RNA sequence: UCGGAGAGUUUGAUCCUGGCUCAGAAUGAACGCUGGCGGCGUGGUUAAGACAUGCAAGUCGAACGGGAUAUUCGAUGUAGCAAUACAUUGGAUGUUCAGUGGCGAACGGGUGCGUAACACGUGAACAAUCUACCUUUAAGUGUGGAAUAGCUCGGCGAAAGCCGAAUUAAUACCGCAUGUGGUGGCCUCUCGCAUGAGAGACCUACUAAAGUCGGGGACCGCAAGGCCUGACGCUUGAAGAGGAGUUCGCGGCCUAUCAGCUAGUUGGCGAGGUAACGGCUCACCAAGGCUAAGACGGGUAGCUGGUCUGAGAGGAUGAUCAGCCACACUGGAACUGAGACACGGUCCAGACUCCUACGGGAGGCAGCAGUGGGGAAUCUUGCGCAAUGGGCGAAAGCCUGACGCAGCAACGCCGCGUGGGGGAUGAAGGCUUUCGGGUUGUAAACCCCUUUCAGCAGGGACGAUUAUGACGGUACCUGCAGAAGAAGGACCGGCCAACUACGUGCCAGCAGCCGCGGUAAUACGUAGGGUCCGAGCGUUGUCCGGAAUUAUUGGGCGUAAAGGGCUCGUAGGCGGUUUGUCGCGUCGGGAGUGAAAACUCAGGGCUUAACCCUGAGCCUGCUUCCGAUACGGGCAGACUAGAGGUAUGCAGGGGAGAAUGGAAUUCCUGGUGUAGCGGUGAAAUGCGCAGAUAUCAGGAGGAACACCGGUGGCGAAGGCGGUUCUCUGGGCAUUACCUGACGCUGAGGAGCGAAAGUGUGGGGAGCGAACAGGAUUAGAUACCCUGGUAGUCCACACCGUAAACGUUGGGCGCUAGGUGUGGGACUCAUUCCACGAGUUCCGUGCCGCAGCUAACGCAUUAAGCGCCCCGCCUGGGGAGUACGGCCGCAAGGCUAAAACUCAAAGGAAUUGACGGGGGCCCGCACAAGCGGUGGAGCAUGUGGCUCAAUUCGAUGCAACGCGAAGAACCUUACCUGGCCUUGACAUGCACUAGACCGACGCUGAAAGGCGUCUUCCCUUCGGGGCUGGUGCACAGGUGCUGCAUGGCUGUCGUCAGCUCGUGUCGUGAGAUGUUGCGUUAAGUCGCGCAACGAGCGCAACCCCUGUCCUUAGUUGCCAUCAUUAAGUUGGGCACUCUAAGGAGACAAACCCUCUCUGAGGGUGGGAAGGUGGGGAUGACGUCAAGUCAGGAUGGCCCUUACGGCCAGGGCUGCACACGUGCUACAAUGCACGGUACAGAGGGACGCAACUCCGCGAGGGGAAGCAAAUCCCAAAAACCGUGCCCAGUUCAGAUUGUAGUCUGCAACUCGACUACAUGAAGUUGGAAUCGCUAGUAAUGGCGUAUCAGCUACGACGCCGUGAAUACGUUCCCGGGCCUUGUACACACCGCCCGUCACGUCAUGAAAGCCGGUUUCGCCCGAAGUGCGUUUGCCAACCAGCAAUGGAGGCGGCGCCCUAAGGUGAAGCUGGUGAUUGGGACGAAGUCGUAACAAGGUAACCGUAGGGGAACCUGCGGUUGGAUCACCUCCUU
Repeated sequence: UCGGAGAGUUUGAUCCUGGCUCAGAAUGAACGCUGGCGGCGUGGUUAAGACAUGCAAGUCGAACGGGAUAUUCGAUGUAGCAAUACAUUGGAUGUUCAGUGGCGAACGGGUGCGUAACACGUGAACAAUCUACCUUUAAGUGUGGAAUAGCUCGGCGAAAGCCGAAUUAAUACCGCAUGUGGUGGCCUCUCGCAUGAGAGACCUACUAAAGUCGGGGACCGCAAGGCCUGACGCUUGAAGAGGAGUUCGCGGCCUAUCAGCUAGUUGGCGAGGUAACGGCUCACCAAGGCUAAGACGGGUAGCUGGUCUGAGAGGAUGAUCAGCCACACUGGAACUGAGACACGGUCCAGACUCCUACGGGAGGCAGCAGUGGGGAAUCUUGCGCAAUGGGCGAAAGCCUGACGCAGCAACGCCGCGUGGGGGAUGAAGGCUUUCGGGUUGUAAACCCCUUUCAGCAGGGACGAUUAUGACGGUACCUGCAGAAGAAGGACCGGCCAACUACGUGCCAGCAGCCGCGGUAAUACGUAGGGUCCGAGCGUUGUCCGGAAUUAUUGGGCGUAAAGGGCUCGUAGGCGGUUUGUCGCGUCGGGAGUGAAAACUCAGGGCUUAACCCUGAGCCUGCUUCCGAUACGGGCAGACUAGAGGUAUGCAGGGGAGAAUGGAAUUCCUGGUGUAGCGGUGAAAUGCGCAGAUAUCAGGAGGAACACCGGUGGCGAAGGCGGUUCUCUGGGCAUUACCUGACGCUGAGGAGCGAAAGUGUGGGGAGCGAACAGGAUUAGAUACCCUGGUAGUCCACACCGUAAACGUUGGGCGCUAGGUGUGGGACUCAUUCCACGAGUUCCGUGCCGCAGCUAACGCAUUAAGCGCCCCGCCUGGGGAGUACGGCCGCAAGGCUAAAACUCAAAGGAAUUGACGGGGGCCCGCACAAGCGGUGGAGCAUGUGGCUCAAUUCGAUGCAACGCGAAGAACCUUACCUGGCCUUGACAUGCACUAGACCGACGCUGAAAGGCGUCUUCCCUUCGGGGCUGGUGCACAGGUGCUGCAUGGCUGUCGUCAGCUCGUGUCGUGAGAUGUUGCGUUAAGUCGCGCAACGAGCGCAACCCCUGUCCUUAGUUGCCAUCAUUAAGUUGGGCACUCUAAGGAGACAAACCCUCUCUGAGGGUGGGAAGGUGGGGAUGACGUCAAGUCAGGAUGGCCCUUACGGCCAGGGCUGCACACGUGCUACAAUGCACGGUACAGAGGGACGCAACUCCGCGAGGGGAAGCAAAUCCCAAAAACCGUGCCCAGUUCAGAUUGUAGUCUGCAACUCGACUACAUGAAGUUGGAAUCGCUAGUAAUGGCGUAUCAGCUACGACGCCGUGAAUACGUUCCCGGGCCUUGUACACACCGCCCGUCACGUCAUGAAAGCCGGUUUCGCCCGAAGUGCGUUUGCCAACCAGCAAUGGAGGCGGCGCCCUAAGGUGAAGCUGGUGAUUGGGACGAAGUCGUAACAAGGUAACCGUAGGGGAACCUGCGGUUGGAUCACCUCCUU
């Protein structure tokens, strides 16, 4: 020596940049809620606005005269006998009043207006100064004089006050004397820092004074007194102390959108003036002085010690206390005085207030209190001079709102208290709960104890060593009573410590930032609980900190904000080697100063602390002396490595001018030639029979220079390209020689500076803004096309900007390499040349190590490591804009803000998603096929409409023959009407009645209502079981929320993916693995690989099916043997079949291909061959997907109803639209007849053979069968006949009549049958669906639900049974890799501008109104100075006097000058019709500009155009995707 913490917020996530915000401390504070005591401090920050009232500066009688008065001693008068009383007067001693005079009033106290200045701070200087009172010292204090206040009288005035007369004193005033001295002159000496200073001698001149009081022996005097003495004064000097004045160095605000300022200005000579230097003032002379190191101007501001903060460096601040300054109603001025240009003095002007008799006067709280005003806000009209200090006085003393105290205020700091110990039934109450409990909580009650503080009573200080105490009966001490009188505030989503309930429902509200609140809010409000502080706690304001966010300590500039477009160069900054010198910087030591207080440390005093005291440190600074001399610097000298020059070579689109060449386009002329040309995605406008395009020849004219040509060259950059000539700049290499630091950078400044644009004059082929036309389009002021003007070109002159970019300033040095390429030199090799190999210098590329970087990347051409100089940045927007200035002909450029607004804006990288990006690959995705849908009729579902109700849900794919595998009633949830209220249903309790059940009657649509009859069991006798009634708890709800949920489901998708552990890489998000090369249906497998493994998925295991085997044969089967009508029976179980178990297939075998691994191609065998076919099986997840109405469930809601019962109706309604189907439109058909062949199911409230009746639906009987046995029970096909292309012998809707069946009941609203009727429809627009093999197509059969049925649906079954796939360009969906991204709610994304509306701030604006500054002129108070003076005047002089002189007063004039007036400017503020853009705002309008190749790549500059974003031209950039090529590099 004591000292440094971070967090929230940009993103899906990450790192960085960067702002915003928070936690800390502080405060002269204020506000809200609350409030017990004490100590010490602090208290008008605003209106330097205005002030009522009182007080704040007086004192001295020992300077003076006088008045009044008291006491006393006299005198005189009056009255009285007298005492005595009264009046007048004198003295003495006091008190007191105004005045003269002295001192003070210039201190103390207040405030911070002004002031950016020698005002302040600090350090010096005055040889250029002054200083009353005080101290020391020397000398003196003699003698005269004239007045004047007061008082008195008179006068004016309302007053304030004034005038006149007479009279008077002094320490007031004046003359003279003396002159220690001082001043002046001259000389000498000494000294010094220049002017000079000091001392001394001499000379003459000038120059003082005042007394008062006390004491006193002699003497003098009537007395006073003189005189002597003491004290206090007075005068002249010298010195000191303290104070003041002046000068200088250095230091400390903002602004350059203030760049030039200055005439007394700068200097000189002389004069005046001052205490003093000085342009301080004046005359004259000269033309200077200040300024980029910021003059001048503008804004703001008292400065400092200090205070707050900070680790410090700093930053902010200047209350209280202390030093200095300035000011005193505003402005000016002087007087007096030692000191003022004077807070409580004077004069003048102005504003304001007051008095007034209207004539005139008075006033100045920024002293202490106090008032009203303003304000968020700041105290008593207190006590005392007891202390400290001040003024006066000899002193007593007086004065003192300085000061000491008290009062008020939690305003701050500090201290104390509101009790302590025990106490579980864990009381009650509150809150909460999963109903068990938990918590409040030892908290309370209760028991024991204590009494600080406050209260009461008694004693009672220090401050004062003599007297004197406002504070104050205060501090303190003692005693007494009683837990007694004494707790709140904020917060509880994160930051940030502390959580639940209820209420509310994007409302009310909260919020410091992020953000909460839209029905389960730890974020609002309340409560309980908790946390943090505590007589306080929060909020607000301000400052510092955190903020390394202005970075000296301690930041940056490739892409985040930031390198000037480039060069030259001024000032400035920085600068090679060496020698000497100086000692400026620098370093060491000493001295002076750095006020006190404050701060730190140590110690001490108040009970402690705050507070106070003492000592030390500190005061980082300045001045000065001595010393050191390495480094930097100055001076002098030398050197050659930097720099430059000479010489010899070299390369080059470097620049300027002139000349010249060929190809091509266009035009013109002519020839040939004929109908088109041209243009596009496709077209059209346009050109062409008046001959185009095409082609040939000739000519004209302008512009640009193919190939070479190149990450090649040159230049500072912009930029530069045919060839030749002339002029000219720069660079590189080599070798020596020369100069000798001459260098680097560079604020201002100057020059150059693409394209566009401007001016004047030319030129004009092509191209081509504007413009015109044609297309495209919803529109198309565009993209495309046809034309086309400026312009592009030249000369001269402007402009001065670009993505002017390597987004990388210049210079120097250092720090691994590799490999190209341009220019040179050298070496080796070669006989020589060329080629080649190597070294080296300069340039230009790529790759790459260390290092750096947020990352990307950079990496000897640095973005690495260092030094020097310049430029620039400090959140986004507003805005590179406004205003001002400069430049420009203009366009415009350069410089460059603020209000307001947001909490972000941004960089790099990551993972996704997306792309009208790319690559690879799948899928009935397309294509190739077959059949449909879309047209018709009907069925069914949905939308819509309707209705009392048409219950509800499902809504792209992934709702719509879906929930619903059965709506006539029921279902049923809907509507209408009639009813019930512990309820249709569950459990418990209490009371009551009794069985319940059952049967019957009346009424009613029914439900229901009203009645009648009949009628218990067990028991420990308490009661229990069962049932009804009453009441309480409760039931009940298809009411809401699928966006509170579980469960289940759909979908991407049976797509091949989705992840993890460890390791590795990366700051990290993350990556790797999972990518790559092959392969697969597959993340399937193999190989490779910083990965190695693993999991969920794939596949396989499971089921059905296809072949065979084994086992077993009834109800199944029948080859053989019998038998029958019949596998009917005997018999058999071989076959089929059934149902159990096995086998089989694995790319196994062979050939071929490839990386010789895995796989693929082919062949054979095999029932089956490359997953054999089918099913079940659905990864991580997505869609807040669907479902609260299947069931479950949180919360909310209803409770004589949103619950329950019943009847009827509705869910079936019908201008219409859509989905899904059925039947058809016919001849591959229809009708009729004949004749075969299944599988899988179902069947007792059932299936029903068979038989009879009916045309039929069906009916009457009835065998068999709980089923491999019986029954339901086949069709298409096949055979034959008819029909002959027609709205038909197709098709069957619709309608009529008659029936059947089911059912309580077929009206709304069932199915079926028969007869009759016989609609649309002749193959279906745009569009669209399914399907790849036993599939499509087609044919029938069965089942669930079910009384019946809307079934043409759904789920299954078998029969018959195809066509096609070249292929992956395209559409759709998906997977992997890669790329871009401004997306991440993820393209249904994001987002731009005009317009319209509202709010806000702001610019311009005809003007209008202020403030401030300056200039010219006018006027000019008071006052100083100067001049003048005929008025007036005591002192001195002259004079006998009158009077005069000197001097003064007054008047007048002049200079200066405040205020005022007037005119003109500058700066600045307010306001302003109208107008410009800007910001913000909930879902407004128009388009779609940007982000993907954003659908025309984007952007920059410029110009034109357009509702708007924008479009187009010219030049530039990559911060453009994609593909190809070239070059270079890597392996």